Context: one part of a larger RNA
RNA sequence: CCUUUGUUAAGGAACUCGGCAAAAUGACCCCGUAACUUCGGGAGAAGGGGUACCAUGAGACGUAUAUGUUAAACACAAAAAGCGAAGCAUGGUCGCAGAGAAUAGGCCCAAGCGACUGUUUACCAAAAACACAAGUAUCUGCUAAAUCGAAAGAUGAAGUAUAGGUGCUGACACCUGCCCGGUGCUGGAAGGUUAAGGGGAAAUGUUAGGGGUAACCCAAAGCAUAGAACUUAAGCCCCAGUAAACGGCGGCCGUAACUAUAACGGUCCUAAGGUAGCGAAAUUCCUUGUCGGGUAAGUUCCGACCCGCACGAAAGGUGUAACGAUUUGGGCACUGUCUCAACAAAGGAUCCG
Numbered sequence: 001c002c003u004u005u006g007u008u009a010a011g012g013a014a015c016u017c018g019g020c021a022a023a024a025u026g027a028c029c030c031c032g033u034a035a036c037u038u039c040g041g042g043a044g045a046a047g048g049g050g051u052a053c054c055a056u057g058a059g060a061c062g063u064a065u066a067u068g069u070u071a072a073a074c075a076c077a078a079a080a081a082g083c084g085a086a087g088c089a090u091g092g093u094c095g096c097a098g099a100g101a102a103u104a105g106g107c108c109c110a111a112g113c114g115a116c117u118g119u120u121u122a123c124c125a126a127a128a129a130c131a132c133a134a135g136u137a138u139c140u141g142c143u144a145a146a147u148c149g150a151a152a153g154a155u156g157a158a159g160u161a162u163a164g165g166u167g168c169u170g171a172c173a174c175c176u177g178c179c180c181g182g183u184g185c186u187g188g189a190a191g192g193u194u195a196a197g198g199g200g201a202a203a204u205g206u207u208a209g210g211g212g213u214a215a216c217c218c219a220a221a222g223c224a225u226a227g228a229a230c231u232u233a234a235g236c237c238c239c240a241g242u243a244a245a246c247g248g249c250g251g252c253c254g255u256a257a258c259u260a261u262a263a264c265g266g267u268c269c270u271a272a273g274g275u276a277g278c279g280a281a282a283u284u285c286c287u288u289g290u291c292g293g294g295u296a297a298g299u300u301c302c303g304a305c306c307c308g309c310a311c312g313a314a315a316g317g318u319g320u321a322a323c324g325a326u327u328u329g330g331g332c333a334c335u336g337u338c339u340c341a342a343c344a345a346a347g348g349a350u351c352c353g
Base pairs, nucleotide, nucleotide: 001348002347003346004345005344006343007342008341010339011338014337019334027051028050029049030048031047036041038171052093053092054091055090056089057088061084062083063082067077068076069075094098106332107331108330109329110328111327112326113324114323118130119129134169135168136167137166138165139164140163146155147154148153172319173318174317175316177249178248179247182246183245184242185241186240187239188238191237192236193235197231198230203225204224205223206222209218210217211216250268251267252266253265254264277311278308289305290304291303292302293301
C1' cells in the first nucleotide's frame, strides 16, 4: 500500500448522476391503525407498550387407584382429595442493557408505466419488453380450415362452431367519433380488355400442266410454311360493401361599444377535415414556456394553463384499488456517503533480516 472486517467526538446526505454502499428496523404478546378501495383489501399500515429472576396469591385445564352407576368386569359420569400446570396478579432482586448471544421487515407521501402471479437476452439489459385472463375481427360444416410432406401419410383430433386456425388489443370501469377517394379483402356480373386451345380466310414455297423463239410467265391437286375473321376462363377495367382491414382525419380572410379575443360570417380545397378524453406528456423543438406548491436557494418533481414544432380513441383513449429486486420527486428514522479522517484486527503484496 491492497483486500476483508470492526469502532468512532460533533454534525447527519453537507457525499453523489442517484442515500450507491453501510447503518438502522427485525422475534413473540397486547393496544392501536389513515386516505383510498374492485369491499377482498390497504395492514405487520403508521404509531405505542411489555418480555429476566425470586416469593406469594388465586388458578383455566389435564390426570383415578377414591366415589357413583353395574351381579361383576369393561366402560361411562362428575362439582377431582392428591399431583401436574399454561397464562395472570401483587410484592421483591440484579444489571447500562432481561426476544441480554446468533438467526429474524426500515417506514411514509406523491407521480409515471405495466392490471395482477408468471416469462426473457445461458456469459453486459429482468424491464415500461413477452405472456396473460378478457375483448374483437376473420377463416373453417368435417376427407374442416391451417400446418408438415413430390407422395403415402401425419398433426389439427380420437376434437366438431360453447370447436379449431390466424391477426390485433390486453384485468376492471367509462368509452371507442368522422372518412370506403387510394391500397387490400368480400360480393356482383351487363359491357370493355384478355391466354392456351378451337377455327381456318387471304397468302407464300414446290410443280404436273398450259403459254412463250428464248429469258421467263401463269398455275390445279398434294405436301409444306405461315396464319386473318370468329369462338374462349379467371383476372384487370367496371359496380357495390367493408376501417377492433392497411390507412387518413385542412387552409386563408374578416368580425363584438377600451383593448384583446372571436360565439359569428366569407372563400378555397378534400374521401373526410381530429369528436370525447387527455395535454410542455416515456410525446413540447422554441423551453429552465407561464402561474402556483415544495426548498434559504429546485433545468428535476407535483398541481394548473393550452400556441398539441409533431396526443387521441383496440399500432386503443382516459381513469383505476391491489401488485412491482420497475422509473421519478419528497420526507422520517439511520448512519464514516461526506465535513475529514483516525485507530484496530485478519489475510495478502513489497522491503529488510

Background: The part of an RNA shown here (large-subunit ribosomal RNA, domain IV) has 353 nucleotides and comes from Miniphocaeibacter sp. The coordinates come from a structure-prediction model, not an experiment, and the mean pLDDT is 85. The RNAcentral record of the full RNA draws on ENA. Rfam family: Bacterial large subunit ribosomal RNA. Rfam links the family to the GO terms ribosome and structural constituent of ribosome.